A computed fold for a 96-nucleotide RNA, annotated as SAM riboswitch aptamer (S box leader). The model forms 93% of the base pairs in the Rfam consensus. The sequence was found by an Rfam model in a public genome assembly.
RNA sequence: ACCUUAUCAAGAGUGGUGGAGGGAACGGCCCUGUGAAGCCCGGCAACCUGCGGAAACGUAAGGUGCCAAAUCCGGCGGUGAAACGAAAGAUGAGGC
Numbered sequence: 001a002c003c004u005u006a007u008c009a010a011g012a013g014u015g016g017u018g019g020a021g022g023g024a025a026c027g028g029c030c031c032u033g034u035g036a037a038g039c040c041c042g043g044c045a046a047c048c049u050g051c052g053g054a055a056a057c058g059u060a061a062g063g064u065g066c067c068a069a070a071u072c073c074g075g076c077g078g079u080g081a082a083a084c085g086a087a088a089g090a091u092g093a094g095g096c
Stems, first nucleotide, its partner, number of pairs: 002095007013041001015040003021031003026074003042067003047063003050059003071088001076085002
């Protein structure tokens, strides 16, 4: 990289540093010097491991992940319009 599979409307800072960008891409629409990204600290969650338990479940030590807006919305199908479904994407676990 590719394949399989589960999840994606909940949750998470009035901190330090840093200085202009960020929200995957495209089209929108937003956030941002009342301070973006990144880094540190902090936090949330509970997919895998660990620990407890017969299980349900609990815990949060280890491995990831995450911390504006539904995966921010749309693009294909569907509908009067929606709902809904798909695709694409993200994350975990497994495979190769």

Model confidence (mean pLDDT): 87 of 100.